[in-house]
RNA sequence: GGCUUCAACAUCCCCGCGGACUGGGUGGUAAUUUCACGGAAGACGUAGCAAGCUACGUCACCGGGAAAAGCCGCAGCGAGCCCGCUGGAGCC
Numbered sequence: 001g002g003c004u005u006c007a008a009c010a011u012c013c014c015c016g017c018g019g020a021c022u023g024g025g026u027g028g029u030a031a032u033u034u035c036a037c038g039g040a041a042g043a044c045g046u047a048g049c050a051a052g053c054u055a056c057g058u059c060a061c062c063g064g065g066a067a068a069a070g071c072c073g074c075a076g077c078g079a080g081c082c083c084g085c086u087g088g089a090g091c092c
Stems, first nucleotide, its partner, number of pairs: 001092007013078001014076001016085004021080002023077001025074005032068004037063003042059008
């Protein structure tokens, strides 16, 4: 110098330090998409009849809710993997 392996130190055990990536957890989120719920008036359609009203359905509108993806954060993420470093052991 290279390689392999380990973590004594820890307020039960596990957990040496820093960082990257992948994948989770969790908080927020203007606008977007989807879903269900509610609302009053409107358009259209259907049915009924007392003939311009009623009922139902669809569409658009409004309200708050849920979910998805995206974005911005949080953390002993007891998940994986990689790089560098600290401290041991071993091999060349």
Description: Predicted 3D model of a 92-nucleotide RNA (nadA riboswitch) from an Acidobacteriota bacterium. The model forms 95% of the base pairs in the Rfam consensus.